[in-house]
RNA sequence: GCCGGUGUAGCUCAAUGGUAGAGCAACGGUUUUGUAAACCGUAGGUUGUAGGUUCGAUUCCUAUCACCGGCU
Repeated sequence: GCCGGUGUAGCUCAAUGGUAGAGCAACGGUUUUGUAAACCGUAGGUUGUAGGUUCGAUUCCUAUCACCGGCU
């Protein structure tokens, strides 16, 4: 220099154009003499960034940033 992959909640990951979810973690409650476990519930997201297409974008297109890999 060229090519490809990944980026979504504190963490690990879903969601192949139509209300962004799950598990764990956090918080509250039930239970217990108490803690843990179990059960119920709550909160937490400008989907890396900036544009474009579309009635509508995590999803499609372009650029860019970070990380990983391959080729030279």
Predicted 3D model of a 72-nucleotide RNA (transfer RNA) from a Candidatus Gastranaerophilales bacterium. It was read from a public genome assembly. It matches the Rfam family "tRNA". Rfam classes the family as a transfer RNA. Taxonomically the source falls in Candidatus Gastranaerophilales (Bacteria, Bacillati, Candidatus Melainabacteria).